[in-house]
RNA sequence: AACCGGUAGGGGCAAAGCUGUUGUGAGGCAGUGACGCAAAGCCGCUGGGCCUUAAAAAUGUUAAGGUUGCCAGGCUGCCCGG
Numbered sequence: 001a002a003c004c005g006g007u008a009g010g011g012g013c014a015a016a017g018c019u020g021u022u023g024u025g026a027g028g029c030a031g032u033g034a035c036g037c038a039a040a041g042c043c044g045c046u047g048g049g050c051c052u053u054a055a056a057a058a059u060g061u062u063a064a065g066g067u068u069g070c071c072a073g074g075c076u077g078c079c080c081g082g
Base pairs, nucleotide, nucleotide: 003082004081005080006079012037013036017032018031019030020029021028022027035069041075042074043073046072047071048070049067050066051065052064053063054062055061
């Protein structure tokens, strides 16, 4: 160094709700707030799931979007121990 683990220490992020703003919408952004998280860091130009919008032959297609804190996958990373 790689790999495995997460008990210590120093820390980090920030759910729901509320307020403002933005979007047709799912949602996004900012403030507040902490449910939780060892990757709750990044990737939607990797797949699946779920959600939204539009069309319209029919009861589930096509297209365009959203969600990384839904799951997997990829990349990167602090500390300690093995």